A computed fold for a 543-nucleotide part of an RNA from an uncultured Fibrobacterota bacterium, annotated as small-subunit ribosomal RNA, 5' domain.
It matches the Rfam family "Bacterial small subunit ribosomal RNA".
The RNAcentral record of the full RNA draws on SILVA.
Context: one part of a larger RNA
RNA sequence: GAACGAACGCUGGCGGCGUGCCUAAUACAUGCAAGUCGCGCGUGAAAGAGGGGCAACCCUCGAGUAAAGCGGCAAACGGGUGAGUAACACGUAAACAAUCUACCUUCAAGUUUGGGAUAACCUUGCCAACGCGGGGCUAAUACCGGAUGUGGUCCGAUGGUCGCAUGACCGACGGAUUAAAGAUGACCUCUACUUGUACGUUAUCGCUUGGAGAUGAGUUUGCGGCCCAUUAGCUUGUUGGCGGGGUAACGGCCCACCAAGGCUAUGAUGGGUAGCCGGCCUGAGAGGGUGUACGGCCACAUUGGGACUGAGAUACGGCCCAGACUCCUUCGGGAGGCAGCAGUAGGGAAUUUUGCGCAAUGGACGAAAGUCUGACGCAGCAACGCCGCGUGAGUGAUGACGGUCUUCGGAUUGUAAAGCUCUGUUGAGUGGGAAGAAAAGUUUCGGUAAUAAUACUGCCGGAGCCUGACGGUACCGCUCGAGGAAGCCCCGGCUAACUACGUGCCAGCAGCCGCGGUAAUACGUAGGGGGCGAGCGUUGUUC
Repeated sequence: GAACGAACGCUGGCGGCGUGCCUAAUACAUGCAAGUCGCGCGUGAAAGAGGGGCAACCCUCGAGUAAAGCGGCAAACGGGUGAGUAACACGUAAACAAUCUACCUUCAAGUUUGGGAUAACCUUGCCAACGCGGGGCUAAUACCGGAUGUGGUCCGAUGGUCGCAUGACCGACGGAUUAAAGAUGACCUCUACUUGUACGUUAUCGCUUGGAGAUGAGUUUGCGGCCCAUUAGCUUGUUGGCGGGGUAACGGCCCACCAAGGCUAUGAUGGGUAGCCGGCCUGAGAGGGUGUACGGCCACAUUGGGACUGAGAUACGGCCCAGACUCCUUCGGGAGGCAGCAGUAGGGAAUUUUGCGCAAUGGACGAAAGUCUGACGCAGCAACGCCGCGUGAGUGAUGACGGUCUUCGGAUUGUAAAGCUCUGUUGAGUGGGAAGAAAAGUUUCGGUAAUAAUACUGCCGGAGCCUGACGGUACCGCUCGAGGAAGCCCCGGCUAACUACGUGCCAGCAGCCGCGGUAAUACGUAGGGGGCGAGCGUUGUUC
């Protein structure tokens, strides 16, 4: 000199864009943060309104709505934190002929025939609560059989192509084994009954099997990046083999047997510290430091362990066990997990609102309308940072008053003020007022595909309608009015800037050298000056 997720002191007008618990991975009150689908399924209220009735009550609408329940998909994403980890965790470059991949795209083939339950519901029992039983009914794209087998898998025997090795791929034959679920709209051409409707036809969405792709994941390897030798030896599933088990998959990953190996001064083992990177800061560079925000990867979710479900988790807002802690309890037993967004206590030098909205972007579900979304978009707080703007402009000498200094002549503050003439950034008031919105949807018109069809539906194109949290914000016009807006540090040398008074080695200053003991440009105050400026200094850290 530069930088900062900064803090402290004094001061503080506005806007834009960013950033904001670095400490206790401490403990958490309260609210919200993951749901959705009735075009999978069976059920199914009430308030209220109207009517009838002397009343009890009944009927209609509300409404096949709300609501649970079964079922499907999602919940493994998104969001947080950096405790652990010196490791194939990360970065980079490769390998998988040793692998898996829901939804999505594409291609090929299919979607047949049966069955028994169970929740909800009704009823009954236990319990303080959480909750748990018994009996009865019912549905499905829930569950379980049979058929078929284009294909897939395995076995046998066989032809070809290829590879760096184990081997891989393609094809014909025989055998074994292996699938499925319907829903909605429309129609009567075919089939059934023949009125019109279906188990019929058709369209769309699904379902099943297999191939390919895409995406995501898993595994392996070369190289690379901290400190300590005042850590020198470490290792028994250890190192390798054979055979098995297990896995999506290779492998001591696990097991039985066999051999005695494996690593190490090119630093093993042990200890300390630490998430890694793109980047960021500094520097002419080489290098040094660093990993906040944003992006990628990893790890973790009160502590430790475990599996279940699933395409995917060994799962933050799932389950089980154990520990600590908190809460409820009829003392028998239960409930909980903010390192999600706000917020509270504590710790600390120190870090924000218990805000608005799904309008946009993105995500989940859904055919869609839509619902959900503390992701996200916005607003609020903080000079915490960067950038921009303002606090007025011109004129004005009797060089006014006052202050300070003085050699008492004057000098300086100083065109500074006043005065005069203006401007209106900003401010106050008032009026207008956005872009961000185009999709989807819906109504309608035209074309086209499919079809028996001028239904329905899909695709393409045109027109109308609908949707804004921010926000009456940004921005623009008009009116008023210099009005409401300057401080901080320094002045001995380094280092730009000097005098007076007070003090008298005292009080004090200080980054270094050093000032202060009676004429202090170094302490304190004043005048003047210098620097930066909504900031200025100090402290800390890095180069």